Description:
Model confidence (mean pLDDT): 81 of 100. Transfer RNA from Roseovarius sp., 71 nucleotides, folded computationally. It matches the Rfam family "tRNA". Rfam classes the family as a transfer RNA. It was read from a public genome assembly. The organism belongs to Roseovarius, within Bacteria.
RNA sequence: GCGGGUAUGAUGUAGUGGUAGCCUGCCAGCUUCCCAAGCUGGACGUGCGGGUUCGAUUCCCGCUACCCGCU
Numbered sequence: 001g002c003g004g005g006u007a008u009g010a011u012g013u014a015g016u017g018g019u020a021g022c023c024u025g026c027c028a029g030c031u032u033c034c035c036a037a038g039c040u041g042g043a044c045g046u047g048c049g050g051g052u053u054c055g056a057u058u059c060c061c062g063c064u065a066c067c068c069g070c071u
Stems, first nucleotide, its partner, number of pairs: 001070007010024001012022002018054001026042005047063005
């Protein structure tokens, strides 16, 4: 330099155009003599910039970061 892939809460991940879900963690409450476990509730979200569309995490283009291959 060329080609391909990936990017979603603190963390690990699902989601093929219509309210973004699950695990762990975090906070509060219940339970308990206390702790742990358990139960209930809550906060935290689509890498960045454009385009298409009534509507984009999803489709298209560019950028950035990381991974793989080629040279």